[in-house]
RNA sequence: UUUUGAUAAGGGUAAACCCUGAGUGAUCGGGGGGCGCAAAGUAGUGGAUCUUUAAGCCUGUACGGACGGGGUUUUAAAAAACCGGUUUUUGCGGGAAUAAAGACAGCCUUACUGCCGGA
Numbered sequence: 001u002u003u004u005g006a007u008a009a010g011g012g013u014a015a016a017c018c019c020u021g022a023g024u025g026a027u028c029g030g031g032g033g034g035c036g037c038a039a040a041g042u043a044g045u046g047g048a049u050c051u052u053u054a055a056g057c058c059u060g061u062a063c064g065g066a067c068g069g070g071g072u073u074u075u076a077a078a079a080a081a082c083c084g085g086u087u088u089u090u091g092c093g094g095g096a097a098u099a100a101a102g103a104c105a106g107c108c109u110u111a112c113u114g115c116c117g118g119a
Base pairs, nucleotide, nucleotide: 002119003118004117005116012037013036017032018031019030020029021028022027035106041112042111043110046108047107049103050102051101052100053099054098057095058094059093060092061091062090064088065087066086067085070083071082072081073080074079
């Protein structure tokens, strides 16, 4: 220097969960904890995933408006009442995609660095 993690030592780190604090949120800091990890060190290149916001789209629903005259009842008829249909403003909810801003890296990837042992 390259490669490797069979064996050994000293160590390191710390998932879920609990407590506490920060954030609208994804999530993060601290304490406990210990499932794991030989780069589960650092960064954050590309992707995946997640969050928030935006205007528009699809959709459900509530109150109301409009249209229409399908059904039932009443009627001589017109018409009326009720039920149902179509459409629409607004409110509330759900969904997919896009964009922006973020989150994560213990999902993959990329860059850089590093302890011990073996070859």
A computed fold for a 119-nucleotide RNA from Candidatus Brocadia sinica JPN1, annotated as c-di-GMP-I riboswitch aptamer. RNAcentral records the identical sequence in 2 taxa. It matches the Rfam family "c-di-GMP-I riboswitch aptamer". Rfam links the family to the GO term cyclic-di-GMP binding. The sequence is in RNAcentral, with records from Rfam and Ribocentre. The prediction has a mean pLDDT of 80. Of the family's consensus pairs, 88% are formed in the model.